[in-house]
RNA sequence: GCCUCCGUAGCAUAGUGGUGGUGCGGCGGACUUGUAAUCCGCAGGUCACGAGUUCAAAUCUCGUCGGAGGCU
Numbered sequence: 001g002c003c004u005c006c007g008u009a010g011c012a013u014a015g016u017g018g019u020g021g022u023g024c025g026g027c028g029g030a031c032u033u034g035u036a037a038u039c040c041g042c043a044g045g046u047c048a049c050g051a052g053u054u055c056a057a058a059u060c061u062c063g064u065c066g067g068a069g070g071c072u
Stems, first nucleotide, its partner, number of pairs: 001071007010024004018055001026042005048064005
């Protein structure tokens, strides 16, 4: 230099055009003499950034940035 894949909550991960979910973690409550475990509830996301296509974009296209792998 070229090619491929990835970027979604504090961490991990699903979601391939029409409501952003799940697990762990956090907070509150129930239970318990108390703690843990268990159960219930809640909060937390400009979906890496910018532009485009579309009635509508996390999703499709282009560019930028970052990460991983491969080729020379």
Molecule: transfer RNA
Organism: Candidatus Nanoarchaeia archaeon